[in-house]
RNA sequence: AGUCUGUUUCAGGGCGAGGUGCAAGUCCUCACUGGCGGUAUAGUCCGCGAGCUGAUUUUCAGCAUGAAUGGGUGCGAGUCCCAUACCAACGGUACAGUCCGGAUGAAAGAAACGGUGU
Numbered sequence: 001a002g003u004c005u006g007u008u009u010c011a012g013g014g015c016g017a018g019g020u021g022c023a024a025g026u027c028c029u030c031a032c033u034g035g036c037g038g039u040a041u042a043g044u045c046c047g048c049g050a051g052c053u054g055a056u057u058u059u060c061a062g063c064a065u066g067a068a069u070g071g072g073u074g075c076g077a078g079u080c081c082c083a084u085a086c087c088a089a090c091g092g093u094a095c096a097g098u099c100c101g102g103a104u105g106a107a108a109g110a111a112a113c114g115g116u117g118u
Stems, first nucleotide, its partner, number of pairs: 001118001004115007016030004031098002033088002035048004043086002051063005068084005090101003
C1' cells in the first nucleotide's frame, strides 16, 4: 500500500419584502437553498440515498422517485466562465423545496482507530 472485517464518530440547506384574503412562511411578484459516489470542479450527465407495500423482515421483490439550454475558454467541461431557464418525496394546514410532523429516526457515504491475512 491494497484485501476482508470490527468499533466509534460524523453525515441537508433555505421565506426576507410587498400584494390578495376572514385566514396563506402554502396563492401572486420579487427573494433564498442545493445530500452522497463517479467524471475537468455538477441541484438539472451517469449511479446512489431518503418514502410506501408485500414477503421468508439479515435481506429480497414491487411501486413511487424532479429539472438545461445558448455562447466562451480549454487537449479534454451537459461540471469552469457569461447569459437565460428549470426542478425539488410523504402526512398536516388556505394549495408548502423554505413552516409543523414521522425524525433525538433512517441512510447514500466520509473519517479515525483496531483486527485479519498478502
FMN riboswitch aptamer (RFN element), 118 nucleotides, folded computationally.
It matches the Rfam family "FMN riboswitch aptamer (RFN element)". Rfam links the family to the GO term FMN binding.